[in-house]
RNA sequence: GGACGUAUAGCUCAGAGGUAGAGCGCCGCCCCGACGGGGUGGAGGCCGAGGGUUCGAGUCCCUCUGCGUCCU
Numbered sequence: 001g002g003a004c005g006u007a008u009a010g011c012u013c014a015g016a017g018g019u020a021g022a023g024c025g026c027c028g029c030c031c032c033g034a035c036g037g038g039g040u041g042g043a044g045g046c047c048g049a050g051g052g053u054u055c056g057a058g059u060c061c062c063u064c065u066g067c068g069u070c071c072u
Base pairs, nucleotide, nucleotide: 001071002070003069004068005067006066007065010024011023012022013021018055026042027041028040029039030038031037032036048064049063050062051061052060
């Protein structure tokens, strides 16, 4: 330098163009001798950045950035 993949909650990851979700973690309440476990409710995201397409973009297109793999 080139190709491909990837970027979504604190972490690990889902998410057919139409209200952003799960598990773990965190907070409240309840239950169970206790460490701790169980039940239930809740907070937490402007989806890496900038443009484009569309009535509508996490999703499609372009550019850039970070990370990973491969090629030279």
Molecule: transfer RNA
Organism: Saccharimonadales bacterium (SeqCode)